This is a predicted complex of two RNAs, RNase P RNA and transfer RNA, with 463 nucleotides together.
RNA sequence: GGCCAGACGAUCGCCCGCCUUCGCGUCCUUUGGACGCUUCGGCGAGAGGAAAGUCCGAACUCCGCAGGGCAGUGCGCCGGGUAACGCCCGGUCAGGGUGACCUGAAGGAUAGUGGCACAGAAAAUAUACCGCCCACUGUAGCCCGACGGGCGAAGGUGGGUAAGGGUGAAAAGGUGCGGUAAGAGCGCACCGCGCUCGUGGCAACACGGGUGGCAGGCAAAACCCCGCACGGAGCAAGGCCAAAUAGGGAAGCGCUCGAGGACGGCCCGUCUAAAGCUUCCGGGUAGGCCGCUUGAUCCCGUCAGUAAUGACGGGGCUAGAGGAAUGAUUGUCAUCCCGCCGAAGCGCCGUCAGGCGCGGAGGCAGGAACAGAAUUCGGCUUACGGCC
RNA sequence: GCGGGAUUGGCCGAAUGGCUUAGGCGCUGGACUGUGAAUCCAGCCACGAGAGUUCGAUUCUCUCAUCUCGCCCCA
Numbered sequence: 001g002g003c004c005a006g007a008c009g010a011u012c013g014c015c016c017g018c019c020u021u022c023g024c025g026u027c028c029u030u031u032g033g034a035c036g037c038u039u040c041g042g043c044g045a046g047a048g049g050a051a052a053g054u055c056c057g058a059a060c061u062c063c064g065c066a067g068g069g070c071a072g073u074g075c076g077c078c079g080g081g082u083a084a085c086g087c088c089c090g091g092u093c094a095g096g097g098u099g100a101c102c103u104g105a106a107g108g109a110u111a112g113u114g115g116c117a118c119a120g121a122a123a124a125u126a127u128a129c130c131g132c133c134c135a136c137u138g139u140a141g142c143c144c145g146a147c148g149g150g151c152g153a154a155g156g157u158g159g160g161u162a163a164g165g166g167u168g169a170a171a172a173g174g175u176g177c178g179g180u181a182a183g184a185g186c187g188c189a190c191c192g193c194g195c196u197c198g199u200g201g202c203a204a205c206a207c208g209g210g211u212g213g214c215a216g217g218c219a220a221a222a223c224c225c226c227g228c229a230c231g232g233a234g235c236a237a238g239g240c241c242a243a244a245u246a247g248g249g250a251a252g253c254g255c256u257c258g259a260g261g262a263c264g265g266c267c268c269g270u271c272u273a274a275a276g277c278u279u280c281c282g283g284g285u286a287g288g289c290c291g292c293u294u295g296a297u298c299c300c301g302u303c304a305g306u307a308a309u310g311a312c313g314g315g316g317c318u319a320g321a322g323g324a325a326u327g328a329u330u331g332u333c334a335u336c337c338c339g340c341c342g343a344a345g346c347g348c349c350g351u352c353a354g355g356c357g358c359g360g361a362g363g364c365a366g367g368a369a370c371a372g373a374a375u376u377c378g379g380c381u382u383a384c385g386g387c388c
Numbered sequence: 389g390c391g392g393g394a395u396u397g398g399c400c401g402a403a404u405g406g407c408u409u410a411g412g413c414g415c416u417g418g419a420c421u422g423u424g425a426a427u428c429c430a431g432c433c434a435c436g437a438g439a440g441u442u443c444g445a446u447u448c449u450c451u452c453a454u455c456u457c458g459c460c461c462c463a
Stems, first nucleotide, its partner, number of pairs: 001388004006333007014046001016044004023037006048370001052381002055379005060234004067268004072230005077091005092106001093104004107225002112223002115218002129165002131161007141151004173191006192214001193212008238290004248281006260272003282462003297316008335368003339364003345358005389459007398413003406443001415431005436452005
């Protein structure tokens, strides 16, 4: 990366649809018909790769088609794919690996604000603890032609330095040579970095030339800045029918100078809206139909493309329930796992009786991963058995 | 099913990314007392799990686990 999710029967069941049959109920235009429930029987169909988590993106539905600002949330190298995406493909760069290759939430740290505990001199306007070096002073001591001079450890004062030591997760470009009192991009070479030009590339970027002694650490999964996107809610959406109760009580706001509403917040604007609205208390029902499965659908082939994917042609229809079905027992076979027994063969020891170890043909018994559709898709993540 | 919130000792509950995670109730031991209560002193017991970012994570990010709340009608 691909594939499977035991196979074939027997018996007994479950749910849904259609047909048939026995009966009941309701309604009507009453020798009949429609609808619903139910009994017997027949036919057809019946879970997944993740149906899961609900982490993203959409379809669909409703809200008053939703304008501006603030705030908020998400995304973030480049190109492509897609209905869309935070997904996928290809590339660039970075990191890891000897390598094949693997991994990456990968804009900005010179827009600004803040942080970097402890340790350490210093954690970002640099600085100086030990050390190194220079000058002055000058104690002990030493020297001389000796009541005056000279040298001078240590110490003290002033200055230079950032090589070395030490601290730390991280120390102010790195290595080398020159240079210097000692040192230092102080100078030079190479590497790194910034700016700039050229070439290649759609681009990210790469390569090469020139130039500047160096701009300056880490962190944005700190605030933030930049760019892009975002109206909100979710099938318990939403529509129709039916039933029940107390169309009840309290508080607050409001009655056109406009409460409230437009499903997270604030302001403005727009629209709507009227005698109601919001919250709490209390009470009621636990019904039916639609939405509901033909769809960005699945399989095969050809073509385009490095690929993701797309186009075309042919074929197929594959749960639609609504507390929730898709199962149980058993037979044979297959695969795997665990346990026990254990042939051939090999090795070692041997008192030549044999013993011990490795080995596993084969046999017996047992077991069968994760997990269960609930409006529907595309992804991601997580769980998990086996084969290639 | 859909959508929110939370997880720190036995219980409640706080925290600026930085020392060993406060405090209260409780528990254990001691003091006081004739004994017990109250009081005082001392002690024990924690960041739901796993990854990542970071020098450093209870805190930030992701994944997982567990718990909890809301949804219909009167309206």

It holds a member of the Rfam family "Bacterial RNase P class A". Rfam classes the family as a ribozyme.